Molecule: small-subunit ribosomal RNA
Organism: Chromochloris zofingiensis
RNA sequence: UUUUUGGAGAGUUUGAUCCUGGCUCAGAACGAAAGCUGGCGGUAGGCUUAACACAUGCAAGUCGUACGAGGUCGUUGCCAACUUUGUUGGCAAAGACUGCAGUGGCGGACGGGUGCGUAACGCGUAAGAACUUACCUUUUGGAGGGGGAUAACAGCUGGAAACGGCUGCUAAUACCGCAUAAUGCUGAGAAGCUAAAGGUUAAUAGCCACCAAAAGAGAGGCUUGCGUCUGAUUAGCUAGUUGGUGGGGUAAUGGCCUACCAAGGCAACGAUCAGUAGCUGGUCUGAGAGGAUGAUCAGCCACACUGGGACUGAGACACGGCCCAGACUCCUACGGGAGGCAGCAGUGAGGAAUUUUCCGCAAUGGGCGAAAGCCUGACGGAGCCAUACCGCGUGAAGGAAGAAGCGCCGUGGCGUGUAAACUUCUUUUCUCAAAGAAGAAUCAAUGACGGUAUUUGAGGAAUAAGCACCGGCUAACUCUGUGCCAGCAGCCGCGGUAAUACAGGGGGUGCAAGCUUUGUUCGGAAUGAUUGGGCGUAAAGCAUCUGUAGGCGGCUUUUAAAGUCGACUGUCAAAUCCCAGAGCUUAACUUUGGACAGGCAGUCGAGAACUUAAAGGCUAGAGUACGGUAGGGGUAAAGGGAAUUCUCCGUGGAGCGGUGAAAUGCACAGAGAUGGGGAAGAACACCAGUGGCGAAAGCGCUUUACUAGGCCGUAACUGACGCUGAGAGAUGAAAGCUACGGUAGCGAACAGGAUUAGAUACCCUGGUAGUCGUAGCUGUAAACGAUGGAUACUAAGUGCUGUCAAAAAACAGUGCUGUAGCUAACGCGUUAAGUAUCCCGCCUGGGGAGUAUGCUCGCAAGAGUGAAACUCAAAGGAAUUGACGGGGACCCGCACAAGCAGUGGAUUAUGUGGUUUAAUUCGAUGAUACACGAAGAACCUUACCAGGGAUUGACAUGCCGAGAACUUUCUAGAAAUAGAUGGGUGCCUGAAAAGGAACUUGGACACAGGUGGUGCAUGGCUGUCGUCAGCUCGUGCCGUGAGGUGUAUGGUUAAGUCCAGCAACGAGCGCAACCCUCGUCUUUAGUUAUCAUCCAUUCGUGGAGACUCUAAAGAGACUGCCGGUGUAAACCGGAGGAAGGAGAGGAUGACGUCAAGUCAGCAUGCCCCUUACAUCCUGGGCUACACACGUAAUACAAUGGUUGAGACAAUUAGAAGCAACCUCGCGAGAGUGAGCAAAUCUGUUAAACUCAACCUCAGUUCGGAUUGUAGGCUGCAACUCGCCUACAUGAAGCCGGAAUUGCUAGUAAUCGCCGGUCAGCUAUACGGCGGUGAAUACGUUCCCGGGUCUUGUACACACUGCCCGUCAAAUCUGAGGAGUAGACCCAACCCAAAGCCAUUCACCUCAACCAUUUGGAGAGGGAUGUCAACGGUGGGGUCUGUGACUAAGAUUAAGUCGUAACAAGGUAUCCGUACCGGAAGGUGUGGAUGGACAAUCCUCCUU
Repeated sequence: UUUUUGGAGAGUUUGAUCCUGGCUCAGAACGAAAGCUGGCGGUAGGCUUAACACAUGCAAGUCGUACGAGGUCGUUGCCAACUUUGUUGGCAAAGACUGCAGUGGCGGACGGGUGCGUAACGCGUAAGAACUUACCUUUUGGAGGGGGAUAACAGCUGGAAACGGCUGCUAAUACCGCAUAAUGCUGAGAAGCUAAAGGUUAAUAGCCACCAAAAGAGAGGCUUGCGUCUGAUUAGCUAGUUGGUGGGGUAAUGGCCUACCAAGGCAACGAUCAGUAGCUGGUCUGAGAGGAUGAUCAGCCACACUGGGACUGAGACACGGCCCAGACUCCUACGGGAGGCAGCAGUGAGGAAUUUUCCGCAAUGGGCGAAAGCCUGACGGAGCCAUACCGCGUGAAGGAAGAAGCGCCGUGGCGUGUAAACUUCUUUUCUCAAAGAAGAAUCAAUGACGGUAUUUGAGGAAUAAGCACCGGCUAACUCUGUGCCAGCAGCCGCGGUAAUACAGGGGGUGCAAGCUUUGUUCGGAAUGAUUGGGCGUAAAGCAUCUGUAGGCGGCUUUUAAAGUCGACUGUCAAAUCCCAGAGCUUAACUUUGGACAGGCAGUCGAGAACUUAAAGGCUAGAGUACGGUAGGGGUAAAGGGAAUUCUCCGUGGAGCGGUGAAAUGCACAGAGAUGGGGAAGAACACCAGUGGCGAAAGCGCUUUACUAGGCCGUAACUGACGCUGAGAGAUGAAAGCUACGGUAGCGAACAGGAUUAGAUACCCUGGUAGUCGUAGCUGUAAACGAUGGAUACUAAGUGCUGUCAAAAAACAGUGCUGUAGCUAACGCGUUAAGUAUCCCGCCUGGGGAGUAUGCUCGCAAGAGUGAAACUCAAAGGAAUUGACGGGGACCCGCACAAGCAGUGGAUUAUGUGGUUUAAUUCGAUGAUACACGAAGAACCUUACCAGGGAUUGACAUGCCGAGAACUUUCUAGAAAUAGAUGGGUGCCUGAAAAGGAACUUGGACACAGGUGGUGCAUGGCUGUCGUCAGCUCGUGCCGUGAGGUGUAUGGUUAAGUCCAGCAACGAGCGCAACCCUCGUCUUUAGUUAUCAUCCAUUCGUGGAGACUCUAAAGAGACUGCCGGUGUAAACCGGAGGAAGGAGAGGAUGACGUCAAGUCAGCAUGCCCCUUACAUCCUGGGCUACACACGUAAUACAAUGGUUGAGACAAUUAGAAGCAACCUCGCGAGAGUGAGCAAAUCUGUUAAACUCAACCUCAGUUCGGAUUGUAGGCUGCAACUCGCCUACAUGAAGCCGGAAUUGCUAGUAAUCGCCGGUCAGCUAUACGGCGGUGAAUACGUUCCCGGGUCUUGUACACACUGCCCGUCAAAUCUGAGGAGUAGACCCAACCCAAAGCCAUUCACCUCAACCAUUUGGAGAGGGAUGUCAACGGUGGGGUCUGUGACUAAGAUUAAGUCGUAACAAGGUAUCCGUACCGGAAGGUGUGGAUGGACAAUCCUCCUU
């Protein structure tokens, strides 16, 4: 100095994670619309739809200085009439003014509107040559002399009208000859041709007009390069088509037109066809690149009711002109006529939706005019609309520890909130009054806006705030109502009784005269990726190769300079955007100046690095040659043996075969087995190997013939010949198809047998196509390394194959491990998924769907190409933690096994279900409910039912009144209760009166009360897994992360117990230990226990502290010692010891799981009841009884029963109690009441056991249910509904089906004893106590449960999971469909208007010139012809609508049938193909691993 000012993310797939991937949101914008609301001003904008139809008015006229005839006015003259001046009428002259109409000139081609058409030289941009141009400017020259008409007008006449017809008159800057004439035009030249108008004026001045030519400016026409949407399910299109020559035509080039000639032209760089669309400057968005868009303003184009056509003109094929056809509307006398708002207003219609039938030419601009001026819905303004942008206001200051109201609330308070009230102040705005512009150029005059902007004064806080939201994204929280209802919702989602998500209230947040919603566009979206993505497994590599076009391309030399780079020039209109200023008070807005980037074109230059082009050279790429070499490479022919099946003969004689087990099947008519002979077809054991070959598919007995490719070596030859490859072509497993053969085995379909609920399957017996050959077709597979081809580079190690005689090395191939790097991870890793380059193919959410339709191919099956509607918010990949598996490994447990005793059968007891009932109260329901809550229902309990009462209550607190409390008796009643009645006046203070405390009672209100609901609102407590060994944390490390490690591994243990080792080191809760009981000993202490003595013994007495015992404190056991094994931990054995490896038992229950159980133990939120769901009472019920289940007791007997006699415990209880002795009773028990608040007394004689006797195998002297009678006890009460006793009765039952339980030592089994609850008892239950006292454990294969590790998973509510298909129902969508209706297009033919052009003196007509009697030249009409719109005919194509019916698809809390898939999913799954089946699906054949498990053999790798 130059350049740069610019980029944010979030929610949602999961139990959690990372990734892929879609959906959604936050931003900005709008010609917008809707809902609610609304004070002012400025500046803009305002039919996006029906180019739909339009009433009414206006939007293009002007010129009398081009012209004629008029009209009006006055002047002058003349005439006539009346007649007083004078008036009136007529005529003439010149003048002024005016203007309906007409001739003539200029303008109506501009201005204004709209966007139908158009994919085009239409537009944009940059160039170009063969042109025209009225008005304007400049220059040169000219304008002489004549002529004939005609409109207007007049007369006649047709018509309803529109509009005409005939005759007659007239003017011009209207028209026509002649003259003049080149610097114009034609022509090679000679030469020929070609013009004009005047007006105004007192003026021959001047001015305005006219003609010819040249030039300019501006405008227009034409040509070309480049750019300009989508579709290939549109691939071929084109006959004036492409070019040439001649002619015509045009302002001009040109197939623009025509005749002839040639056969070209366009197209994969997308022609043609179809759809859509005005293009641009710009606008919106975006960091940008881009994407979307084309309102307002500006440039261009196209159009003007629809279609066609020309005329006039400088200019049009003409918005407010003409002709024709068509549709529509209007008038009509029915004969005929008129019209075109996509100008400004306005109307109707359409629509979600878009304004006044306004003022003015004052300004700017336009037309005409000499000018004055006229015209101008262009324009300038006003009106309507919050449509947008911008600005202002709705008051300012003070004002309570804070009014009221409202909301919340823990009732204390908090919020609204300085907010209000109130005090003071101000006046933008508002109302009124006064003054009052600029915009006017130009001396004067001229302002629609407009008495507007603005200024001044007065008045008074006066006139002025809403909308949306408050679960997350996303700023902002509470109450009430509702109860998966009503509703919300942009996505996720909210709502099933405590909703910050619905509705309302309060409060808050955001924006604000607006706010929110809806729609649309861009953004975020790197989600079409140039900037800036991908393809092993997420969507995505063609099955493989050859090769055309195309793209890309080795080393080197020279030249060129196309690409490239630089400078300059032109241009890309203005406006817009940007920068710096200026003007409105500011801003929006307006305005002045400046400017970047980029595009196109041109000129000049640089340099030769790169690409490119041309010409050379080289050999490293590629190829050839030569020498070797391996091989299941291919094709054809010949040969071979083993096995299988069939067949013949022999032997032989009863089964064979098959399966989980069977059966069908074969067999005495001789199977199977065995020996021999024969036949046939298919396939080639061992070798054989992540070994070989091939492009892939694929290829395997031997030999021969033919043949392709590779590798190694040599370095002789060529000299970039290469790589890739859209289209195209070739090959292409299996199945399948066609034809002809062949057919041993196997084997879809099919048949039978099994299995099963069924079994269209898995298994078995058979078996047809097929499998095989030849010739064709098909063209697909998990055709896979799920990995396109080529080249180069980037660590190593190791195994195999080939080349070399061998080794080494090298090269080529084929595997594994692995570094860097990459990857979402898994993994890949010189054979890349690394680093780079080139080329091709493919992907863009899931489903619908590889479906429909169209087209191509195929004999068919089908293949290729390949959508949409609709629907969902996911679908998916990899990895993680769990859980699960009819996966695996290891380990443990009375889990199995080995044993003992049982349950299940009987009777009884008890609990439950069910049933019943007025009620049979409630809860507990797999394990983990069922002798459970209940450690005890006759009343009570009690919660249930019936009936009877009472309502501040049976119970608590507060207030007032009365009374002490309390108590006797009677009546009614089932009782509760009601009524009556007698007795009684206490305690404290005080002299008394009175007051107080407790209690009773009456009253009113707050309230009480509820075993009413919710255990899915809860606390607490508990069960269970499980006394299983687990569950975690800190720091570190690993991983993107969820997570992992620690806690895996090897040992060991009862144990995550300990040890070794280890990216872990430590720690916590659990384990163990500490605690209690029992077992041994010691010390201490001895009363009621113990011992001994005296006594007759109990008692008693006085002693002892040895023992037992009691109960305190201690000791003891720790793998401590020895031996063995082991690194260690530890294990095994032994000694000692009362006890030995946890001595036995108990208490103790980690993180958590089961929304496990309990609102009826208690507590408690919310809801509910309140003369009742609360409460009292009586009676009943919980005890019912066809039945089913659980748990127990007692048994079935002789290891027993009965009788008699005898022996030995330990817990433990006792005052409304235990109760001895004695008496009575057969007994239960009764009476009496010694002792004991307990080592003292009592319950208390333990029983099994021992001894003796009887019973002798039976429904018994077993068994005791049931029932009867008579009693006893408790208790107000024993009927429903208690226990016990005696006598009598004497049922089932003779050891228990399937199944199933407990227990490993002082255990099981067996025997009795005690306690709690309790008036009594249903206890055979439960909790304890002691007595007697076994058997068995090889072991971990199996069942069950658990733990650790590992594996698979589509599960995560976690296998009671997930999930597939048919059928049935409803809704929606598209497809097919006999057809049917419409639109558009194509080619052919028919008819042919207007009109241009052509022809026509043959029919008619005609002023100008020539000629002149007739006529000629020329013109007009008519007619004919080419072209040709609308219309018509038949045909074809494309698209759209509709259609009985058909087959699909999608969606939808609880339909049916099965269970195909996910685990080895119970037959591994899947792909292609074929057949079959209600359905998922099954089977055959070939293939894949995206299969678990196993690993004996084989192979490979690591250490």